The part of an RNA shown here (small-subunit ribosomal RNA, 5' domain) has 507 nucleotides and comes from an uncultured bacterium. It matches the Rfam family "Bacterial small subunit ribosomal RNA". Gene Ontology terms of the family: ribosome and structural constituent of ribosome.

Context: one part of a larger RNA
């Protein structure tokens, strides 16, 4: 000089565009933040309609049936709660990052193709009676339905075993061809367009595993390891493997720095620098971990699940003392810490997501819109003429100089602002939260808008008066003990400007 998620300190008018808990992964009141499907069930309700009874002259009330009517939805059933959003505690590690393999693999929805969807069964939740409990929540017994579960059937281009032939390679094998045996599906629902089932093969996305390289510091850490290193055999897994487990064998890593400590999430990239490096890793985008600690597994196509389950451990609450609920590192918010960081705001208009045939419905994802000069850029606090060089201030050789064309006065202008009228784009037919906003037009009148630092040298800018080695400045060198251009005020004056110093960090 640049820089910064920056605080302080003094001032502040406007806009646009980004940004804002770096401390305590400290506790959290309170509403939101994942739901959707009645075109998969069977019930329950509401309301037309369309038949019966009862009252009533009637109008109308009640009561009850029926229905392939509409409609709402507690459950069961089906897809989604593995995305999306947080945080950065751990993690020196195949986490990351680059490059490379998987002849050792998995992939719901999605594409594209080729087959098929026959026939029976037996439960359960809703409900209904009884009943425990203060509540959380249950129990017995009975009815019932499916796209919920379950048998047989059919079956290969699938698996498994066995057995032929032909080809390739990259070790172990691989592909592709015939034949024997065993074994495994399925589901409907419709407003008649359709939407779903099932089995296999292909593709697509998405994972998952292995390997070379890279990937802080410390030797005032030198020795480290017993499932430890390898075989054999067997379990497991979507696969490969000590991944486990039983036997056998003693190996294995290491001065090219292993172990142990200590620090840290890695990168794309930000900063700075002519470069080479050097810090860094907020915001944006990839990967990776984690969700009160700490373990487990369940279900899934997919987790060892943030707003799911069990179990322990601390904590909070509520209780009728017997027992229970609960986890903002989601968006606001509180308390705590701390120099120090914001509204318990609007809206599904848009993008994008999940459910659904759709209509639609959820969405603190996400558009906004509020706060904060907190950071970039932009504009504005006027503009031209005006010496009697006005009054006032300072100074001072008492002549004058100097603040200064500054200022008043004159002519003008409308950025900006104030009202007033009209009014977007973003939205392809409809559908705008922003917003009566941005823009435009009209009046109106210089009016509503400048400060902060510094002035002895480095370093652009100097005097007067106060103090008098006091009080104080100070990045460095250094000023102050009675004429201080270095401390305080005043006047002048340099710089920068809605900022301007000052403090930390980094190059």
């Nucleotide at each position: 000089g640049g820089a910064u998620g920056a605080a302080c300190g003094c001032u502040g008018g406007c806009g646009g565009c980004g940004u804002g808990c770096c401390u305590a992964a400290c506790a959290c009141a309170u509403u939101c933040a994942a739901g959707u499907c009645g075109a998969a069930c069977g019930g329950a309700c509401u309301u037309a309609g369309c038949g019966g009874g009862u009252a009533g002259u009637a109008a109308u009330a009640c009561c009850u049936g029926u229905g392939a009517a509409a409609g709402u939805u507690a459950g069961u059933g089906g897809c989604g709660g593995a995305c999306g959003g947080g945080u950065g505690a751990g993690u020196a590690a195949c986490g990351c990052g680059u490059g490379a393999g998987c002849a050792a693999c998995c992939u719901g929805c999605c594409c594209c193709u080729g087959u098929g969807a026959g026939u029976g069964g037996a439960a359960u939740a809703a409900c209904g009676u009884c009943u425990g409990g203060a509540a959380a929540c249950g129990g017995a017994c009975g009815c019932u339905a499916a796209u919920a579960c379950c048998g047989c059937a059919u079956a290969a281009u699938a698996u498994a075993u066995c057995u032929g032939a032909a080809u390739c390679g990259c070790a172990u094998g691989g592909u592709u061809u015939g034949g024997a045996u065993a074994u495994c599906a399925a589901a409907g629902a419709u407003u008649u367009a359709u939407c779903g089932c099932a089995c296999a093969g292909g593709g697509a996305u998405g994972g998952g595993c292995u390997c070379g390289c890279g990937u802080u510091g410390g030797a005032u850490u030198a020795g480290u390891u017993a499932g430890u290193u390898g075989g054999u055999g067997a379990g497991g897994u979507a696969a490969c493997g000590g991944c486990u487990c039983a036997c056998c064998a003693a190996g294995a890593c290491c001065g090219c720095g292993a172990u142990c400590c200590a620090u840290a999430g890695c990168c794309g990239g930000a900063c700075u620098g002519a470069g080479a490096g050097g810090u860094u890793g907020a915001a944006c985008g990839g990967c990776c971990a984690c969700a009160u600690u700490g373990g487990a597994a369940c279900u899934g196509a997919g987790a060892a699940a943030c707003g799911g389950u069990c179990c322990a451990g601390a904590c909070u609450c509520c209780u009728a003392c017997g027992g229970g609920a609960g986890g903002c590192a989601g968006c606001a918010g509180u308390g705590g810490g701390g120099a120090a960081u914001a509204u318990u705001g609007g809206g599904c208009a848009a993008u994008g997501g999940g459910c659904g045939c759709a209509a639609g419905c959820c969405u603190g994802a996400c558009c906004c819109a509020g706060c904060g000069a907190c950071g970039c850029c932009g504009c504005g606090u006027g503009a031209g003429g005006g010496a009697a060089g006005a009054a006032g201030g300072u100074c001072u050789u008492c002549g004058g100089a100097u603040u200064g064309u500054a200022a008043a006065c004159c002519u003008c202008u409308g950025u900006u602002g104030a009202c007033a009228g009209g009014g977007a784009c973003g939205a392809u037919a409809a559908u705008g939260a922003c917003g009566g906003u941005a823009c435009c037009u009209g009046u109106c009148g210089a009016g509503g808008a400048a400060g902060c630092c510094a002035c002895g040298g480095c370093u652009a800018a100097c005097u007067a008066c106060g103090u008098g080695c006091c009080a104080g400045c100070a990045g460095c060198c250094g000023c102050g003990g009675u004429a201080a251009u270095a401390c305080g005020u005043a006047g002048g004056u340099g710089g920068c400007a809605a900022g301007c110093g000052u403090u930390a960090u980094c190059c």